[in-house]
Molecule: Bacterial RNase P class A
Organism: Alphaproteobacteria bacterium
RNA sequence: UCAGAUGGCCGGGUGACCGCGGGCAGCAAUGUUCGAGGAAAGUCCGGGCUCCACGGAAAUACGGUGCCGGUUAACGGCCGGCGGGGGCGACCCCAGGGAAAGCGCCACAGAAAUGACACCGCCUAAGACCCUAAAGGUCCGGCAAGGUUGAAAUGGUGCGGUAAGAGCGCACCGCGUCUUUGGCAACAAAGGCGGCACGGCAAGCCCCACCGGGAGCAAGACCAAAUAGGGACGGCAGGUUGCGUUUUCCGCGUAGCCGUCCGGGUCGGUCGCGUGAGGUGUGUGGCGACACAUAUCCCAGAGGAAUGGUCAUCACCGCGCAAGCGGUACAGAACCCGGCUUACAGGCCAUCUGACACU
Numbered sequence: 001u002c003a004g005a006u007g008g009c010c011g012g013g014u015g016a017c018c019g020c021g022g023g024c025a026g027c028a029a030u031g032u033u034c035g036a037g038g039a040a041a042g043u044c045c046g047g048g049c050u051c052c053a054c055g056g057a058a059a060u061a062c063g064g065u066g067c068c069g070g071u072u073a074a075c076g077g078c079c080g081g082c083g084g085g086g087g088c089g090a091c092c093c094c095a096g097g098g099a100a101a102g103c104g105c106c107a108c109a110g111a112a113a114u115g116a117c118a119c120c121g122c123c124u125a126a127g128a129c130c131c132u133a134a135a136g137g138u139c140c141g142g143c144a145a146g147g148u149u150g151a152a153a154u155g156g157u158g159c160g161g162u163a164a165g166a167g168c169g170c171a172c173c174g175c176g177u178c179u180u181u182g183g184c185a186a187c188a189a190a191g192g193c194g195g196c197a198c199g200g201c202a203a204g205c206c207c208c209a210c211c212g213g214g215a216g217c218a219a220g221a222c223c224a225a226a227u228a229g230g231g232a233c234g235g236c237a238g239g240u241u242g243c244g245u246u247u248u249c250c251g252c253g254u255a256g257c258c259g260u261c262c263g264g265g266u267c268g269g270u271c272g273c274g275u276g277a278g279g280u281g282u283g284u285g286g287c288g289a290c291a292c293a294u295a296u297c298c299c300a301g302a303g304g305a306a307u308g309g310u311c312a313u314c315a316c317c318g319c320g321c322a323a324g325c326g327g328u329a330c331a332g333a334a335c336c337c338g339g340c341u342u343a344c345a346g347g348c349c350a351u352c353u354g355a356c357a358c359u
Stems, first nucleotide, its partner, number of pairs: 001355010012314007020035006037330001041341002044339005049216004062212005067081005082096001083094004097207002102205002104201003119147002121143003127139004155173006174196001175194008220271004230262007241255005278297008315328005
């Protein structure tokens, strides 16, 4: 210098003026103070909070999570490690428990897809026959080395061995198993034993371990009007009327109006609702996620509605010979918090890797 890897940050600054929303002060006029984000987004996961249900615990069903250790209020998050894969490397990626509990599936092709198998092939040593005999041939047989198919073919390579072959024998590698050592563990290393028995799929059923009651701020709590309707008490009318009591009479019950009070709901209002698993700085412990200590700060909150504009100047980008003009990403709170995911013009910082050149 070029090409990369990882982690993090900013994402227009300052000033003036005019506005908008909340709080506080004030009788008012007005003054003062605060006013979007790293994602406020998607609403995917985990919690706080609230109500409902429910003896406790456990379990069934259903759903979720799934190497090990840690971190956290919790998590499917994060950190560190292990194993596997990729990259020359920095580093990156992984839906990573169990296939000797059982069931199921393995398309096409192929001889054969799991009780493994024999299409093309290889062999004729032993046995029988043809043949005088040899050679050759037929039968009975042996084999799985080579070829062919496939995503996958039942250990691999080499040497020996054989009629041809074969873990048939041996060495190394792989696999299984046991022991020892290291590690909290996942796991790793070494040694012994076993000729090899055990194909793949659990983002198929299933088994194992762990987790999960439901709904959500339109949760929920409080105050509470007119009108209509309900209830209690009192008053008026007190007999005219209606209805019921078999028709009639009598009697009884019920229906009316007014006033006071009570309780429920609706409209409306208030709270929930901003001091919090809070931010920043410093220190300590830890590889780290994080924890602890200490100092300091108060930092939007409403109705669905506010959070903006103009000018000056500076920064960056684009256009233009210039004067100058235009632009400054993605996007915008609504109960709150921790994550994840997605969007994002442009720029900056730190650490590291590879290549080349020079000293």